[in-house]
Context: one part of a larger RNA
Molecule: small-subunit ribosomal RNA, 5' domain
Organism: Parcubacteria group bacterium
């Protein structure tokens, strides 16, 4: 000198774009953050219409608890753990894939239940239990069977579901080949510290046969052999998410891993599986532990490292905001619903950038102070008053977007914002640090080794340009200094 997710002190006009819990992966009140489909299904409730004297029946529309499907494994958050095939890069062979695209074939015949619901009972609640009824794209059985699987090549085995529509047809379902994209597995190489860690290892190293998996493999099991790693640092301990990148530097290098993107891992702590194409699953389940809450004391409930917000610890880090209009996602035939993703607004000079705090004229130059070569000259100095002008910005009034693609039509959170026009009026807006040398800029007074200053040298003990104040000056400027850290 440059840099920072900064903090502190003094000060503070506006806008744009960014950015903001680095500490306690400490604890959390409250609200919201993942639902959707009635064109899969049987009910319930309500309105309306028709028939009926009525009970009621039928139809239609809307809403909906439940069964069922898909989603919930994405998106959002955090960096605790991890020195490892976790990451980066280059390769490999023994694999899987919901949805999507292309191609081929099929979609036949039956059955038994169950929730909801009704009736009864238990419980403070959470919830549970018995009997009875019912549907399906839920479940089961049979048939069919080739391009599928197995095969001793003879053969054997395995499937399906319907819905909407007047219809055409559309959306589905089953089997199979290919694609796209994604994922699982293996390997070479690369990137911390420590030898005041020198030996480590028994599923350990290899083989055979199995088990298991989508798949390879001591991944696991039985048997057999005795191997395997290590000074090119094994093993241990400490520290740490990795990369793209960022800062600095002429470069080589050094330091860092905030925001944004990719990958990995985590979801109170430890363990486990279930469902599923995919999880060993943040807002699913089970067990244990700690903590917290409710309780009728018998028993239950919870997990903000989602968005806001709160307490705590800390030098220190924001609103319990608006909207699904746009982009994207889930579901749906669609209308649409949901979306704290996202789009926006709010707060903070935290950073970068831009603008402003007025311009011109105005005495051959006021007063005052200071200086000098002193009847005079010079500096503060066009500075002020005053006059003329302008109106960025701010205030008031009027108009008012693009972003919208699509459509028969409706539909903009931001926002009455940006912007445009008009009005009045210099009106609404300057500070901080320094002034002995390094280092740009000095005088007077006070103090008297005191009070104090200080980055280093050093200054202060009676003439202090170094302390305190005033005046002047210097530097930067909505900032200026200090502290911390890196180059």
């Nucleotide at each position: 000198g440059g840099a920072u997710g900064a903090a502190c002190g003094c000060u503070g006009g506006c806008g744009g774009c960014g950015u903001g819990g680095a500490u306690a992966a400490g604890g959390c009140a409250u609200g919201c953050a993942a639902g959707u489909c009635a064109a899969a299904c049987g009910g319930g409730u309500a309105a309306c219409a028709u028939a009926g004297c009525a009970a009621u029946a039928u139809g239609c529309u809307a809403c909906u608890a439940g069964u069922g499907g898909c989603a919930g494994a994405c998106g959002a958050g955090g960096u605790a753990g991890u020195a490892a095939c976790a990451c980066g890069u280059a390769g490999g062979a023994a694999c899987c894939u919901c949805c999507c695209c292309c191609g081929a074939a099929g979609u036949c015949a039956g059955g038994a239940a169950u929730a909801a619901c009704g009736a009864g009972c238990c419980g403070a609640a959470a919830g549970g239990u018995u009997c009875g009824c019912u549907a399906a794209u839920a479940c089961c059985u049979g048939a069919u069977a080739g391009u599928a699987u197995c095969u001793c090549c003879g053969g054997a085995u395995u499937a399906a579901a319907g819905a909407a529509g007047c219809a055409a047809u559309u959306c589905g379902c089953u089997u199979u080949g290919g694609g796209a994209a994604g994922g699982g597995c293996c390997u070479g190489c690369g990137g911390g510290g420590u030898a005041u860690c020198a030996g480590c290892u028994a599923g350990u190293u290899g083989g055979u046969a199995g088990u298991g998996u989508a798949a390879u493999g001591g991944a696991c099991u039985a048997c057999c052999a005795a191997g395997g790693c290590u000074a090119u640092g094994a093993c241990g301990c400490c520290u740490a998410g990795g990369g793209g990148a960022g800062c600095u530097g002429a470069g080589a290098g050094g330091c860092u891993g905030a925001c944004c993107c990719c990958c990995a891992c985590c979801g109170a702590u430890g363990g486990g599986a279930c469902u599923g194409a995919g999880a060993c699953a943040c807002g699913g389940c089970c067990c244990a532990u700690a903590c917290a809450c409710c309780u009728a004391c018998g028993g239950g409930u919870g997990g903000c490292u989602g968005c806001a917000g709160u307490c705590g610890a800390g030098a220190a880090u924001c609103u319990u905001c608006c909207a699904c209009a746009a982009u994207g996602g889930a579901c749906g035939a669609a209308a649409g619903u949901c979306u704290g993703a996202u789009g926006g607004a709010g707060c903070g000079a935290c950073g970068c950038c831009g603008c402003g705090u007025g311009a011109u004229g105005g005495a051959u130059g006021a007063a005052g102070u200071c200086c000098c070569u002193c009847u005079g000259g010079g500096a503060c100095g066009u500075a002020a008053a005053c006059a003329u002008c302008u109106u960025u910005u701010g205030u008031c009034g009027a108009g008012g977007a693009g972003a919208a693609a699509g459509u028969a039509a409706u539909u903009g959170a931001u926002a009455g914002u940006a912007c445009u026009c008009g009005a009045a009026g210099a009106a609404u807006a300057a500070g901080g640090g320094g002034u002995u040398g390094c280092u740009a800029a000095a005088c007077u007074c006070g103090u008297g080794c005191c009070a104090g200053c200080a980055g280093c040298a050093g200054c202060g003990g009676u003439a202090a340009u170094a302390c305190g104040a005033g005046u002047g000056c210097c530097c930067c400027a909505a900032g200026c200094g200090u502290u911390a850290u890196c180059c």